This is a predicted structure of a 123-nucleotide RNA (SAM riboswitch aptamer (S box leader)) from Salisediminibacterium halotolerans. Taxonomically the source falls in Salisediminibacterium (Bacteria, Bacillati, Caryophanales, Bacillaceae). It was read from a public genome assembly, where an Rfam model found it.
RNA sequence: CACUUAUCGAGAGCGGCGGAGGGACAGGCCCUGUGAAGCCCGGCAACCGGUCAGACCGUCAACACGGCUGACUAGGUGCUAAUUCCUGCAAAACAGCGGUACGGCUGUUUUGGGAGAUGAGUC
Numbered sequence: 001c002a003c004u005u006a007u008c009g010a011g012a013g014c015g016g017c018g019g020a021g022g023g024a025c026a027g028g029c030c031c032u033g034u035g036a037a038g039c040c041c042g043g044c045a046a047c048c049g050g051u052c053a054g055a056c057c058g059u060c061a062a063c064a065c066g067g068c069u070g071a072c073u074a075g076g077u078g079c080u081a082a083u084u085c086c087u088g089c090a091a092a093a094c095a096g097c098g099g100u101a102c103g104g105c106u107g108u109u110u111u112g113g114g115a116g117a118u119g120a121g122u123c
Base pairs, nucleotide, nucleotide: 002122003121004120005119006118007117008116013041015040016039017038021031022030023029025088026087027086028085042080043079044078047076048075049073050072051071052070053069054068056067057066058065059064084115089112090111091110092109093108094107095106096105097104098102
């Protein structure tokens, strides 16, 4: 890098260094010298790992193992403006527009998908 799978409406600093950019991409809309990115510290969080419990499920003669559920734990990642900031493709419903046309256009909402992010796994 590719593939599979789970999650993405919650949570987290008025700290230090640093100096101009940042929010993946595009369009919007935002954040930023009342200091951006990045680094450090602090913090948040149970995806993986660890410990324990269960009157549940599977295998077993049993011990036990696996699953599931729950509690605890910050060891491995991760995260720490705005729902993944919003939309990006398709469908449906509703509303509006157009001198009456449509497989039309615009807006809103919902559903599904795409893209992206993170974890775990596979080659």